Overview: RNAcentral holds the sequence, with entries from ENA. This is a predicted structure of a 376-nucleotide RNA (Bacterial RNase P class A) from an Actinomycetota bacterium. It matches the Rfam family "Bacterial RNase P class A". It is annotated as a ribozyme. NCBI's taxonomy places the organism under Bacteria, Bacillati, Actinomycetota. Its mean pLDDT, the model's own confidence on a scale to 100, is 80. A source record names the gene rnpB.
C1' cells in the first nucleotide's frame, strides 16, 4: 500500500418565524406560559411471550410444531459455547434427529436403479468341428501350400465400455480360462471392547468382508402446544323501544286476587345504543460501575424518567454549517490549496407492550482478524 471477512455505531447539526398533539401552571373555558413528543428498522406480522375474556379433574387419540450436543432466556423456529461434514490459501461462512421398523418413490436415457447383463472378455466344464486338413493366412479368386487346434449352441464373469443426478466399496499386489474382497496391504465404512468427554463425539485395538439415494413422501424416536385477540376485557351511560310498581278502569258492597290500559302522569328496574372514561404508557425498561461467567447472560449498587393520537400529532419555510456531485475563477511547476453559484443529503413512520427473525436503506465513522506485496 492492495484485496477481502466479522462485529459495532451514527444516520445531519445551530438558530429564528409559523403551526400540530400530550401533560402542568395562570379558578374553568377562550387564550398565554412552561415542559415533552418516532425508528433502526416504528415496516412484514414470521416466530416466541407478558396481559384479557373464554373453555379446563387426570390420562390417551386425532392434529400442528421443533429437530445434531451443552447452555442462557419470561418464551422461542432466538442467542452463546463445542461436535461432525461440506467450501474456502485463510480470516470465515454454510449445512444438520433416524434410509439394517415397516411401506412408498427414484423422470429421460440405460442391460439394469437394488437388483442387472447391451457391448466386452473366457472356453476349465457340456456340447460340436478336427490330420478325410477345420478355424485363419498367403492369393483378386481357384488350384495350391502353411499346421492344430477351433466355434460359442451352452455355460462362467463383472474388470472394461456405454446410460446416467446416482451403477453395487476405493487403489495396488497377487491369483484365474476369464475374473470377482477370490486373497493380502492400506483408506472409507460396519460391528464389537478399551480409554477421554457431561454430551454431540474423539482416540487406540480386534473382527467378519461390503450394506445406493429420498424422510419439504408416509412414517418412526424425543420434546412443546387449549381457543380467540386491546374491534381483548371492565366501568358509566343520553334518546327510543321495552319490563315492573303506584295513580286509572273492570271482575266487587269491601280485602285478597285476577283482567284491561291505545293515551296520560309520578317513581323505579334490568340489558344495552349513540358517546365517554379505564386498560394506556414504571418496563422481562435506559445509561454508568462492580462482581460471577471462555460466551450468551445473570447477581449487586447509583442515577434516569423517555410519545401516547382515536380521522389519528410529531411538520413547513428561512439563514448558516456540515458531506457529496457539476461547471467557473484565482494561487501554484505539479501533487495540491482556496473561492463563487446551481443540484442533492436515504429507508421509512408509532396505535396494548415487550424478546427475536426478516426485509428495506443515500451516504459515513470505529474496530478484530487473514491474505498478497513494499520499506526499515
Nucleotide at each position: 500500500g492492495g484485496a477481502g471477512u466479522c462485529g459495532g455505531c451514527c444516520g445531519g447539526g445551530c438558530g429564528g418565524c409559523c403551526g400540530c398533539g400530550g401533560c402542568c401552571g395562570g379558578g374553568c373555558g377562550a387564550c398565554c406560559g412552561g415542559u415533552c413528543g418516532a425508528g433502526g428498522a416504528a415496516a412484514g406480522u414470521c416466530c416466541g411471550g407478558a396481559c384479557u375474556c373464554c373453555a379446563c379433574a387426570g390420562g390417551g387419540c386425532a392434529g400442528g410444531g421443533u429437530g445434531c450436543u451443552g447452555g442462557g432466556u419470561a418464551a422461542c423456529g432466538c442467542c452463546c459455547a463445542g461436535g461432525c461434514g461440506g467450501g474456502g490459501c485463510g480470516a470465515c461462512c454454510c449445512g444438520c434427529g433416524g434410509a439394517c421398523a415397516g411401506u412408498g418413490c427414484c423422470a429421460c436415457a440405460g442391460a439394469g436403479a437394488a437388483c442387472g447383463a447391451c457391448c466386452g472378455c473366457c472356453c476349465a466344464c457340456c456340447g460340436c468341428c478336427g490330420a478325410u486338413g477345420a478355424c485363419g493366412g498367403c492369393u483378386c479368386g481357384c488350384c495350391g501350400c502353411c499346421g492344430a487346434g477351433g466355434c460359442a449352441g451352452g455355460g462362467g464373469c463383472a474388470a472394461g465400455g456405454g446410460u446416467g443426478a446416482a451403477a453395487c466399496g476405493g487403489u495396488g499386489a497377487g491369483g484365474u480360462a476369464a475374473g470377482a474382497g477370490c486373497u493380502c496391504a492400506c483408506c472409507a465404512g460396519c460391528g464389537g471392547c478399551c480409554g477421554g468427554g457431561c454430551g454431540a463425539c474423539c482416540g487406540g485395538c480386534c473382527g467378519g468382508c461390503u450394506c445406493g439415494g429420498c424422510a419439504a413422501a408416509c412414517c418412526c424416536c424425543a420434546c412443546c402446544c387449549g381457543g380467540a385477540g386491546c374491534a381483548a376485557g371492565g366501568c358509566c351511560a343520553a334518546g327510543c323501544a321495552g319490563g315492573g310498581a303506584g295513580c286509572g278502569g273492570g271482575c266487587u258492597g269491601c280485602c285478597c286476587g285476577c283482567c284491561c290500559g291505545a293515551u296520560g302522569c309520578u317513581c323505579c328496574c334490568g340489558g344495552g345504543u349513540c358517546g365517554g372514561c379505564c386498560g394506556c404508557a414504571c418496563g422481562a425498561g435506559g445509561g454508568c460501575c462492580g462482581c460471577g461467567g471462555c460466551g450468551a447472560c445473570g447477581c449487586g449498587g447509583c442515577u434516569c424518567c423517555c410519545a401516547g393520537a382515536u380521522g389519528g400529532a410529531u411538520g413547513g419555510c428561512c439563514g448558516c454549517c456540515c458531506c457529496u456531485c457539476g461547471c467557473c475563477c484565482c494561487c501554484g511547476a505539479a501533487c495540491g490549496g482556496g473561492g463563487a453559484c446551481g443540484g442533492g443529503g436515504a429507508c421509512a413512520g408509532a396505535a396494548u407492550c415487550c424478546g427475536g427473525c426478516u426485509u428495506a436503506c443515500a451516504g459515513g465513522c470505529c474496530g478484530g482478524c487473514u491474505c498478497c506485496u513494499c520499506c526499515g